RNA sequence: AGCUCAUCCCGAGGGGCAGAGGGAACGGCCCGUUGAAGCCCCGGCAACCACUCCGAAGACACCUACAUCACGUAGGCGGCCGCCGGAUCAGGUGCCAAGUCCGUCCAAACGCAUCAGCGAUUUGGAAAGAUGAGAC
Numbered sequence: 001a002g003c004u005c006a007u008c009c010c011g012a013g014g015g016g017c018a019g020a021g022g023g024a025a026c027g028g029c030c031c032g033u034u035g036a037a038g039c040c041c042c043g044g045c046a047a048c049c050a051c052u053c054c055g056a057a058g059a060c061a062c063c064u065a066c067a068u069c070a071c072g073u074a075g076g077c078g079g080c081c082g083c084c085g086g087a088u089c090a091g092g093u094g095c096c097a098a099g100u101c102c103g104u105c106c107a108a109a110c111g112c113a114u115c116a117g118c119g120a121u122u123u124g125g126a127a128a129g130a131u132g133a134g135a136c
Base pairs, nucleotide, nucleotide: 003134004133005132006131007130008129013042014041015040016039017038021031022030023029025104026103027102028101043096044095045094047093048092049091052087053086054085055084058081060079062076063075064074065073066072100128105125106124107123108122109121110119111118112117
């Protein structure tokens, strides 16, 4: 790099160096010399993973009663595991303008229409992208 899965309307910026770009692509619209990208320092956020704790369907184990050749049925317990939900933490990643900034492709609704279609109106889905986890 490619594959699978999950999430993406929440959240969180100061300083130093640097000096013109940046927001993935394209279009739009923005951000930027009141200082962009990049690098460094410090701080913060909490999506995923890890750790800890709480609740908890359920499976297993165990106990009691009943029953059986055997398989079981009912009740209890919560020992181990534990989908899922929540809290904490900040170790591994990640992130700290705007919903992934908006649109792009499809469908429906709505509006316009010269009936060919058109629309930066709304909604839903997809694609693409980002991040994490996993497998190879």